[in-house]
RNA sequence: GGCGGGAGAGCCCUGCCGCGCCAGCGGUGGGCACCGAAGGAGCAACCACCCCGGAACCUCUCAGGUCCACGGACCGCC
Numbered sequence: 001g002g003c004g005g006g007a008g009a010g011c012c013c014u015g016c017c018g019c020g021c022c023a024g025c026g027g028u029g030g031g032c033a034c035c036g037a038a039g040g041a042g043c044a045a046c047c048a049c050c051c052c053g054g055a056a057c058c059u060c061u062c063a064g065g066u067c068c069a070c071g072g073a074c075c076g077c078c
Stems, first nucleotide, its partner, number of pairs: 001078005010032001012031008033066003039062001040060003046054002
C1' cells in the first nucleotide's frame, strides 16, 4: 500500500437558503446535551538509564464525532 473486520454518543431545539406532491426533505450556521477509537494535550504503571528518552485501551475534550452512509484507533491476511 491492497483486501476484510471495526465501537461509543441527538434522527434534540433553532436562524437562513433550496426543493416540495404542502406531509416534509436536504444544505449551511447557532444553542443545549452527549461520545472517544483520527489528530492533539495531561497523568505515569512500566521499559531504558552514562546522557538524551520511550510509554496506555487511563484522564481532558482543543479538534473531531453523535440514524444510515462516510470516517475511524486497532486487529487479521497478502